RNA sequence: CUACGAUAAUAGCAAACUUAGCGAAAGAUAAGGGCGCAAAGCCACGGGCCUAAGGUAUUACCUAUACUACGGCAGCCGGGUUACCGAA
Numbered sequence: 001c002u003a004c005g006a007u008a009a010u011a012g013c014a015a016a017c018u019u020a021g022c023g024a025a026a027g028a029u030a031a032g033g034g035c036g037c038a039a040a041g042c043c044a045c046g047g048g049c050c051u052a053a054g055g056u057a058u059u060a061c062c063u064a065u066a067c068u069a070c071g072g073c074a075g076c077c078g079g080g081u082u083a084c085c086g087a088a
Stems, first nucleotide, its partner, number of pairs: 004086002012037002017032004022027001035075001041081003045078003048073003054068005
């Protein structure tokens, strides 16, 4: 240095849930909380998943239904990239 990952050390992150305000929703943010995490740091590039405001189609009396990401999820998998520690 690369790989690897201890019942080591030092630090770190934070699921559900609650509250507040944001958003059409999915979801995200802040505070509390702590299920877990050795990249649970970062990037939507490939796959996957969630949502469907707007748009399109059909119907049309109200409207309803279907499709669609330009919205999301990095704590779904892969990939890229950066990083703390050092037993076997």
Molecule: c-di-GMP-I riboswitch aptamer
Organism: Ammoniphilus resinae